[in-house]
RNA sequence: UCAGGCGGCUGGACGGUCGCGGUGCCAGGUCCGGAAACGGCGGUAUCGAGGAAAGUCCGGGCUCCACGGAGACAAGGUGCCGGAUAGCGUCCGGCGGGGGAAACCCCAGGGAAAGCGCAGCAGAGAGCAGACCACCGGUCCUGCGGGAUCGGAAAGGGUGAAAGGGUGCGGUAAGAGCGCACCGCCCCGACCGCAAGGAAGGGGGCAUGGCAAGCCCCACCUGGAGCAAGACCGAAUAGGGAUGAGCGCGGUAUACCGCACGUGCGUCUCCGCAUGUCAUCCGGGUAGGUCGCACCAGCGGCGUUGCAAGGCGUCGCGCAGAUGAAUGAUCGUCACCCUUCGGGGUACAGAACCCGGCUUACAGGCCGCCUGAUCAA
RNA sequence: CGGAGUGUAGCUCAGCCUGGUAGAGCACUGUCUUCGGGAGGCAGGGGUCGUGAGUUCGAAUCUCGCCACUCCGA
Repeated sequence: UCAGGCGGCUGGACGGUCGCGGUGCCAGGUCCGGAAACGGCGGUAUCGAGGAAAGUCCGGGCUCCACGGAGACAAGGUGCCGGAUAGCGUCCGGCGGGGGAAACCCCAGGGAAAGCGCAGCAGAGAGCAGACCACCGGUCCUGCGGGAUCGGAAAGGGUGAAAGGGUGCGGUAAGAGCGCACCGCCCCGACCGCAAGGAAGGGGGCAUGGCAAGCCCCACCUGGAGCAAGACCGAAUAGGGAUGAGCGCGGUAUACCGCACGUGCGUCUCCGCAUGUCAUCCGGGUAGGUCGCACCAGCGGCGUUGCAAGGCGUCGCGCAGAUGAAUGAUCGUCACCCUUCGGGGUACAGAACCCGGCUUACAGGCCGCCUGAUCAA
Repeated sequence: CGGAGUGUAGCUCAGCCUGGUAGAGCACUGUCUUCGGGAGGCAGGGGUCGUGAGUUCGAAUCUCGCCACUCCGA
């Protein structure tokens, strides 16, 4: 210098003007409302999006519902070992497997000799393996090229994702772990490690494969719903209840029936249908309002401990809180990008009860460590 | 804001649970029939199974992450 790997930070900067939301203070005889307290308005000070606020995929806080305790079943989830943590499917450190020349990266990584199930097509044969071509031997036939039949064997060809260890030598009629050497596999295993696991050495010629993100088995975890949870205050209209008063005529009657009367169906007549007085009080509940709601597993510095995630101690700080929902607009200078040189633009994206993670999106810039190559001294 | 569900041919849907061939109806194309059209008969074409990974020999189907749409709750 180039190529690559890993980790962390940042997410336009400064100033002016106008505006929006929250909070504190001031003024409250002076503009508005109110009896007042106080609110509006005004003045002033201060704060005002994120690393993902996103997806809503996990885990919790909080709230309501259910529930005497414990256990079992069902359903769902997690899945190597150890640790961290309030907890997790997260994080850290290891083990095993895979990729890379290396730095380093990836893995849903328990159990397939508990059981059930699945493997299309091709192929002779696909789950108690199997013999199409080719190989070897016997017998028979022959037109001497070969053919038929009986057996042997499973090395070669071929099919397939997969054909029941691999390479070599020996061996044999041809062959075969049939024998041997090395590699692989299985069993036992001194010793090491908390464990997952590793492993000297010894034994076995080695049928007993794959799929559990198929059912399942084993171990562990989980009550349900969600701030539109939930709590409080609470109009108007309609309906409910209580009390008191009222209630034309007839049937013995404040019930019931009939008639009459009133009201409504736009008005008048007829007919029809519906309905039946007044006052006071009570509770539920709607609109609306208030709380929940901003102090926390909080953030930063230092020390200490641990390989690390993290733990402990100490000092400092206060950091949005809306509800048809504020966090904006504009001007100047600078930075960067695009440009048709006029100018334009600022990545992804916007809190909605809160917190810890995961996942996904993201222009540009900065810092640190490591690997490899090349050049120079 | 919270909670459910669905993406397969131009349209409406099946297949997914239990993994191996993508199918049905309407629509489209050709042809027969007809003087011509329609209807009808016969034949045919057309699908990245929303998208990206993973598991598996093999994925529309199983698992995970994204994207789009629909529905429900004041």
Description
Predicted 3D model of RNase P RNA and transfer RNA as a complex of 451 nucleotides. Rfam match: Bacterial RNase P class A. It is annotated as a ribozyme. The prediction has a mean pLDDT of 77.